[in-house]
RNA sequence: CGGUAGAGGUGCGGUAAAGAUGAGUAACUCUGUGGAGGAGAACCAAUCCAGCGAAACAGAGUAAAAGGCAAUACCGCCGAGAGACAGAUUUUGGUGAAAUCUGUUUCGGCUGUAAGCUCAACAGGCUUGCGGUUGUCAUCAUGUUCUAUGAUGGAGAGCUAUCGG
Numbered sequence: 001c002g003g004u005a006g007a008g009g010u011g012c013g014g015u016a017a018a019g020a021u022g023a024g025u026a027a028c029u030c031u032g033u034g035g036a037g038g039a040g041a042a043c044c045a046a047u048c049c050a051g052c053g054a055a056a057c058a059g060a061g062u063a064a065a066a067g068g069c070a071a072u073a074c075c076g077c078c079g080a081g082a083g084a085c086a087g088a089u090u091u092u093g094g095u096g097a098a099a100u101c102u103g104u105u106u107c108g109g110c111u112g113u114a115a116g117c118u119c120a121a122c123a124g125g126c127u128u129g130c131g132g133u134u135g136u137c138a139u140c141a142u143g144u145u146c147u148a149u150g151a152u153g154g155a156g157a158g159c160u161a162u163c164g165g
Base pairs, nucleotide, nucleotide: 001164002163003162004161005160006159009078011077012076013075014074015073016072019069027062028061029060030059031058032057033056037049038048039047042095043094044093081107082106083105084104085103086102087101088100089099090098108134109133110132111131112130113129114128115127116126117125118124136154137153138152139151140150141149142148
C1' cells in the first nucleotide's frame, strides 16, 4: 500500500404490514347568503368550468385517500447511512418542483433539550447549539499489573484480527 474477516447497539437502511392518526377532514349532493371569478406546491402560457350563478360563508346528508407513524416478519449491511453544494438524466408546455445517478464536502453510535425548517400533527424527519451516555484509538496518572480504574483529546479515509507486496 492492497485484500479478507470482524466489533460498537434502543446500530443503519430496504420490503411488506395488523392497527392508530389523517377525519367526520377533503370531495360530492341539496338549501340559503353572496354576486364574478375559479381550477395544479407556486407563477406564466394554453385548456376547462362559471349570471342555467364563480370564489367565500352557514346548515343538512353521504363520506374517502395519500404521504408520514407502526406491533410483527423478512432482506441487505457496519459510511451501514444521512445532510449540504454542483452537474447530468427522467417527468413537465415553460420557470420550477419531484425522482435517480455521479463528484466534492460534513457527521463514530444512541439519546435528552432549545431554536428553525418540513408535516394535518404537540407523531416523525432534517439542521444547528447545549447536555448525557456508549464503543474505539492516543496520551497521562494510579493499581491487586499483560489488564482494571480515572482524566484529557481525536475521528469511521477510523479500530481489531489476518494474508500479500